[in-house]
RNA sequence: GAUAAGACAUGCAAGUCGAACGGAGUGGUAGCAAUACCGCUUAGUGGCGCACGGGUGCGUAACACGUGGGAAUCUACCCAAAAGUGGGGGAUAGCUCCCCGAAAGGGGAAUUAAUACCGCAUGUGAUCGGAAGAUCAAAGCCGGGGAUCGCAAGACCUGGCGCUUUUGGAUGAGCCCGCGACCUAUCAGCUAGUUGGCGGGGUAAAAGCCCACCAAGGCUCUGACGGGUAGCUGGUCUGAGAGGACGACCAGCCACACUGGGACUGAGACACGGCCCAGACACCUACGGGUGGCAGCAGUCGAGAAUCUUUCACAAUAGGGGAAACCCUGAUGAAGCGACGCCGCGUGGAGGAUGACGGCCUUCGGGUUGUAAACUCCUGUCAUCACAGAAAAAGGUCCAGUGGUUAAUACCUGGCUGGACUUGAUUGUAUGUGGAGAGGAAGGGGCGGCUAACUCUGUGCCAGCAGCCGCGGUAAUACAGAGGUCCCAAGCGUUGUUCGGAUUUACUGGGCGUAAAGGGUGCGUAGGCGGCCAAGCAAGUCGGGUGUGAAAUCCCUCCGCUUAACGGUGGAACUGCGCCCGAAACUGCUUGGCUUGAGGACCGGAGAGGCAAGCGGAAUUCCUGGUGUAGCAGUGAAAUGCGUAGAUAUCAGGAGGAGCGCCAACGGCGAAAGCAGCUUGCUGGAAGGAUCCUGACGCUGAUGCACGAAGGCCAGGGUAGCGAACGGGAUUAGAUACCCCGGUAGUCCUGGCAGUAAACGUUGUGCAUUAGGUGUUGGUGGAUUCGACCCCAUCAGUGCCGACGCUAACGCAUUAAAUGCACCGCCUGGGGAGUACGGUCGCAAGAUUAAAACUCAAAGAAAUUGACGGGGGCCCGCACAAGCGGUGGAGUAUGUGGCUUAAUUCGAUGCAACGCGAAGAACCUUACCUGGGCUUGACAUGCUUGGUUCAAUCGUGGAAACACGAUGGCCCGCAAGGGCGACUUGCACAGGUGCUGCAUGGCUGUCGUCAGCUCGUGUCGUGAGAUGUUGGGUUAAGUCCCGCAACGAGCGCAACCCUCGCGGCUAGUUAUACGCUUCGGCUCACUAGCAGGACUGCCCUGUUCAACGGGGAGGAAGGUGGGGAUGACGUCAAGUCAGUAUGGCCCUUAUGUCCAGGGCUGCACACGUACUACAAUGCCCACUACAAAGGGACGCAAGACCGCGAGGUGGAGCAAAUCUCAGAAAAGUGGGCUCAGUUCGGAUUGGAGGCUGCAACUCGCCUCCAUGAAGGUGGAAUCGCUAGUAACGGCGUAUCAGCUACGACGCCGUGAAUACGUUCCCGGGCCUUGUACACACUGCCCGUCACAUCAUGAAAGCCGGUUGUACCCGAAGUCGCUGAGCUAACCCUCGGGAGGCAGGCGCCUAAGGUACGUCUGGUGAUUGGGAUGAAGUCGAAACAAGGUA
Repeated sequence: GAUAAGACAUGCAAGUCGAACGGAGUGGUAGCAAUACCGCUUAGUGGCGCACGGGUGCGUAACACGUGGGAAUCUACCCAAAAGUGGGGGAUAGCUCCCCGAAAGGGGAAUUAAUACCGCAUGUGAUCGGAAGAUCAAAGCCGGGGAUCGCAAGACCUGGCGCUUUUGGAUGAGCCCGCGACCUAUCAGCUAGUUGGCGGGGUAAAAGCCCACCAAGGCUCUGACGGGUAGCUGGUCUGAGAGGACGACCAGCCACACUGGGACUGAGACACGGCCCAGACACCUACGGGUGGCAGCAGUCGAGAAUCUUUCACAAUAGGGGAAACCCUGAUGAAGCGACGCCGCGUGGAGGAUGACGGCCUUCGGGUUGUAAACUCCUGUCAUCACAGAAAAAGGUCCAGUGGUUAAUACCUGGCUGGACUUGAUUGUAUGUGGAGAGGAAGGGGCGGCUAACUCUGUGCCAGCAGCCGCGGUAAUACAGAGGUCCCAAGCGUUGUUCGGAUUUACUGGGCGUAAAGGGUGCGUAGGCGGCCAAGCAAGUCGGGUGUGAAAUCCCUCCGCUUAACGGUGGAACUGCGCCCGAAACUGCUUGGCUUGAGGACCGGAGAGGCAAGCGGAAUUCCUGGUGUAGCAGUGAAAUGCGUAGAUAUCAGGAGGAGCGCCAACGGCGAAAGCAGCUUGCUGGAAGGAUCCUGACGCUGAUGCACGAAGGCCAGGGUAGCGAACGGGAUUAGAUACCCCGGUAGUCCUGGCAGUAAACGUUGUGCAUUAGGUGUUGGUGGAUUCGACCCCAUCAGUGCCGACGCUAACGCAUUAAAUGCACCGCCUGGGGAGUACGGUCGCAAGAUUAAAACUCAAAGAAAUUGACGGGGGCCCGCACAAGCGGUGGAGUAUGUGGCUUAAUUCGAUGCAACGCGAAGAACCUUACCUGGGCUUGACAUGCUUGGUUCAAUCGUGGAAACACGAUGGCCCGCAAGGGCGACUUGCACAGGUGCUGCAUGGCUGUCGUCAGCUCGUGUCGUGAGAUGUUGGGUUAAGUCCCGCAACGAGCGCAACCCUCGCGGCUAGUUAUACGCUUCGGCUCACUAGCAGGACUGCCCUGUUCAACGGGGAGGAAGGUGGGGAUGACGUCAAGUCAGUAUGGCCCUUAUGUCCAGGGCUGCACACGUACUACAAUGCCCACUACAAAGGGACGCAAGACCGCGAGGUGGAGCAAAUCUCAGAAAAGUGGGCUCAGUUCGGAUUGGAGGCUGCAACUCGCCUCCAUGAAGGUGGAAUCGCUAGUAACGGCGUAUCAGCUACGACGCCGUGAAUACGUUCCCGGGCCUUGUACACACUGCCCGUCACAUCAUGAAAGCCGGUUGUACCCGAAGUCGCUGAGCUAACCCUCGGGAGGCAGGCGCCUAAGGUACGUCUGGUGAUUGGGAUGAAGUCGAAACAAGGUA
C1' cells in the first nucleotide's frame, strides 16, 4: 500500500437513555421485624441512533459525472404557526419452573409493566368526492406550588421535556431533459417490451417501470450495435499560448462492502462492523451440527522494484444518545517511523607565506594543492548541561444578584452581571535565561563533444565505458586508479513516467513534379462552398444587463507564526451555461427582381472520337504448274535446320490470316485507357461566329455507378506472320540466358470474367489575377487581290524560350510548381510489408482494405568536388605500328624465392624488390651459429676506495681471448711523504645492427621533366563550391595570342648554370708538322680562359593579318642546336630505427663485450638480370693503322734479362700535357678452315704452375698442358632503341692485400634501319557524360544454400476466459390466488363474524445443468516467410552503355 477488490490471528472502530417500563443485584436510612424510602449498578421491554462519520475504485462509456434547466415528489431530528393530548382493553420479554442440544441455540408452562400494542371518543385540520357525506390522531415523564377539595395517592394551578393532526420553511433525497468529455469500421447494420397508443397495475413521484390488447414502429456513417479501456469533476503537471498527459493528498458526486440473488425494518437502506438463500474459502465440532467476512484503525502473511506504530487522548473540533451531569467515537487531535517532498539553519569567522610537510605533475628550473593547514585572535546558531516555562480553555459545576415566566417572592432560566471551585493527550513540549568549548556535525556526481571542468600511471578491441555521436588493437583528457578541477549540497546520482524542445499530426502552425504523399479516368448522391440588387426575420454573429459558474487551488493586496515553507482576510479570476433587452454590416432563412456564372436555340467549318457493314492493294507464308541447279539459310565464327524425292532464285495462277507503307508532323481527336487503308450508315464531344431565350439552374464530390493498356481466365471460332513454355544448335568453367534453327499457348474475332500498370506531365478538379518572344492546328474578322497566299488582329488548342515570383536545388513560369479562393484524395523515419490475420470481390490467378512483434541509425532528394567506366571528344609518349638487336631454349656468372641447416644474419617484394643496400663476405668485415672467456665492462664523463698492485716485456697453460707468475712508470722532494698517469674497489652510468619506418627527423623511390597545382581581390551560388584555369587557335609546355566577370599574382614550364659543336681575342709548358739530335723562335690542328654567336632577327606564304605554322636565304649551328644538372601541389601510413639522428618500450654476469672455428658460398627445384655461344658479315694465324677519358708514392713502373705463359729479377723515370699503366680493339692487308657438333663452342674434369695474403680445405684470382659438355638461333610470351641513337668493338676508374667485375660508373672507335599513321594495347593531360563509388572499380553490391539466435504467421488439436440462443432444474423472497389448520384486543343474537397467521399453489428468478454457437487468450508435432550475426558456399543480378540499357 499505485501490485493481490488476495487471504486474514489479535485488540479496538456505535452506542446511549433508569427523567418511558417492570424486575434483579447491592449499599444506606427508619423500624424488633415485616416493610417503607433513598442511592448505585444494569440483563430485558421500549425510544432515538446504527442509512452519518471512516474505507476502497471492483463495476460503470451510463443522465454515472460536469454544467445549465425542469415538474409529477418525499423529507426523522430542527425552525415558525394553528389545534389537540379524553376514556378504555388485551398481551408480552424479562424473572421462575420443566425439556432438547457438545456448542450455537431452541421449545413448553405460569406470571408481569410501559412513552410497547389495540379499539372507542373528539375533528382545528387533512384525504377522497361535483356535492351530500365518508374516513383519519395522540403518551406520558420530570419539577414546583399559596388558597380550595381529598384519609391518602392526588385533584387543581404552574413550568419543562415529550406525544398527535395540519400548514409553511430549512436541510437532505428521488425523477426528467439540453449540452460537454476515451480508443476501435480488421465492429455496419441494431432492436419484440423493441417504438407508440388505450386500459389496468405499481411507486413518495412522471414513465413499458410492469401487464393485457392494438398499431409497426424506434436507433444509425453527425458512427447505432459490438469490442477494448476507464470511476467522473473541481483540479494537478507541463507548455509562450493553443494544446498534451494525469485524476495521489484536499473538496463535491457516484459505485462497492467475500461472490451472486433477495427482500424486511425504517423518514431514509435493498443496509461495510443487520437479516434470508445459494456458492467459494476458512475455523469449531461430541460428526448430529454450527460460526465467520479489516476495500474502518493498528497489525500479519502473500504478491511486489515499492509504501509506516498491533502508540496516546477524547484536552480541542465534530458526531450519536441524554433534561443534564455524563457516556461513546481508530471521526478527529496528537505523538512515532521513513531525507518521500517543500522550507529554514548549522558543520565556524577574521588574520595568517620561508607560500611548511605530505601528495601530484615536471621541460628538473619549478608548478600546483594553497591562506588551504599549522599558528594567533574571536563568535556561540544547532546539539549538550542547568534553571525557568507558555499559548492552544471555549466551557462545566455551585452560589449570589437582576430580568423573564407564573397567581407566586416557588420551580425553571444556554437572557444579563458578579464570585468560588474545576478541565491539557500533545508536554516539562514551544520558548526564555545561564554554562562550557571550534569543540560533536560533508557528502554525491561529473571532467571527449553536446556540457562547466585535465594531467599522470596502469591496461592494450582485453578488462571495461556509453544518453546520442562513439572510446579501448602500447604514448587513452572517453576504461581503472591517483592528483587536480567543475557542479550541486544534507543531499547527490541513477532508473521509470509525463509534458516540453517536436511547426515531428501543423486550430494557432506542415506538406504531396524528383525527398513519404494526387485516387487510372469520368458521371454523380449526401455533404462542403457559392454571382448582382432590394425587403423582411434574427438561427449564427456583436453589444449591454442579469442569474449561475461550491469551497479549496492559481494570481494580487494586506496580515499571522523570528524568516520561509505553511496559514488567515479581502479582491480578481473561473475564458462556461441559462435568461432578458438591443444592433442588423456579414453568413443563414423567407420573399421579389437582375444577367455577367451556367445552360438552350441558329450557322458554316476541323478531326486516326465511338459503333456497324462493305471494299482495296503491297508484303510474308503456304499450295499448284513452268524455267533452272547445288546449294540455301544463319552467325562474331559456326552448327542445328532446308535442299538432288530438285531447295534457294525466278515466272504464272491460287488459298488464307493479320496489319495498313508513303502522307506523318514538336500535327489532330478523346475523360482516361486509347484512336491511323478506303467507302457508307448510325452516333458522342469540343472550338468559332452572330443574335435570341431560361434566370444562379453553379463548383467540388465521401459512399456509389460506369469505363479502364498489356498479360491472364471461361466458352466457341480462327491461326499468315510473330512467339512465353518446350526441343535442338552454339557460347561458356557452367549457360535452365544473351545469339541461331524450330515451335505450343497467346496475339485475331464473338460473348463473358478480371480491374491492375513507370494507368507518368510521377504535377486532382474548377474559377480568377499576373511581362513578353517564337512556332504550329482549327475558327472568325481586317487589309489586299480578279480570286487566293503572304501580312495584321482575335478566340480556342498544342509546343519551345524566357521576366517577376516560387523552389532545398534541379527546375516551373498565362498549359505555373507564381498569387488567391472552393472542394476531394493522400503523407508522417528505413526495414518487416503493400506482407500476416479478418472482411469484401473473383472460376482461378489474384485484387482491395490493411496491421503488429522484432530490427536499424539511418533510408532518401537535389546539387558539389573528385575518382572510376568493357562512355564520348581532343592531344601526347619507343605506347602501338614500321624497323634493328635482344630476353624466354643451352652452359656459366650473379641476385631472389623455396628447401636444407647449429647458423645458412638482416633488410628490399607489381610497375617503383630480385648484378638491389653490397664502390669487393677466405680471417677481419659480421650483425648469424657452436664453444671458450669478461662484468663499470671493447668505448665516454664524473665522484669514490686502495695504493704501484698497472702499462710494457718475459715465462707457463691455452685454439685464441684470457688467466697465473716475474721484472716494473713519470714529476716534486735530502728523506719522510705528496701529486700525476695507468690500474683497482664501489657508485652514477656505459653498451645494444634488440622492437616499433604504423610514434618521428633527414634522405630517397614513384606517378613524372607529366603540365600541371594554387592564392588575393572581385563576381555568381542558401551552401558545398564555381569563375579565373573553361572557349577558338597554337605550342614540347597553364607556351603564347584572341575572346570572356574577371583582374592580377605565386609554385611549376622556359630562360639564367655546366658540357659538346664555330670563329675571334688572350695566355701558353710538359703539347706542336720538317730524316735524327740539341738550342732558340713563330704559327696551327693542342691546351685553358675570356667575351661573341641564334633572336623566328630577314624574305616568301597560310592565319583573325594575332600567337604561331610551312618554305627559303645567310650561317659552324635554325626554330627548346645535341647532352646534362634542375623534379611544382601532392599520392602510395611507398622505402629506410641496419648509414647517422631520435620519442617510447625492452635487455643489464646479458639481447652488452672479447676470442677461436663455422656460416652468410649449403642444393631436388623455380624466377629475374647478365656473360659466352651456337658460327663463314664467322673462326684461326701473320702483318699493319687510328683513340678518348682516367689512375699512379705503403703507388705506377720503362729499357734490359729469365720463363711457352701467368709471372720473376731488376730498377731508369715520374707527386705527372714531361715518366708510367699502355700493346687500343673491331677495321685493314695476306693466308688457312668449307658447313661439320667442325680449326664453331668453351662448360666440366685431371695434371703442372704463378700471385696476393698470418692463412686460399670448406671458400680467391691467373697461367700452361690435357679433357672438350650443352648448344645447330630458342614455345607461349616479353624487353630496349628514333641518330652519332641502336648494334658491334675495345679502353679506363672506384671499392680493393688479393679477388668471384661477365657487375657498376665513365671513355672513345665503327656506325645503321624505320616511323604510312593514331584504329587498337599500355601510361598520361584537358573538356564532357553517367554513377547506388568517396578506404574512391583491388569500389559498391544481390539472391539461394549451410550454421546460430530472436520475434512472428499457419497448423491436427488441447486448455482457459467471455458472451449469445434454446431448453431443464429452481433456493430465498416480494406479489397474486388459496387457506378445510391455527387465531388475545374489534363486532356479536355468543352460534359466529371481521381481520390475521401457518400451510398450499402460481408468476418472476440467483446459482446449477444440457445442446449449439460468437469473440478472445495460451499452448502445439510440423511448417512458412522475416530480422540479425566474424572472415562460410555458389554464382555475378544492380550501380559506368555494369559489359544483353

RNAcentral holds the sequence, with entries from SILVA. A computed fold for a 1445-nucleotide RNA from a metagenome, annotated as small-subunit ribosomal RNA. Model confidence (mean pLDDT): 85 of 100.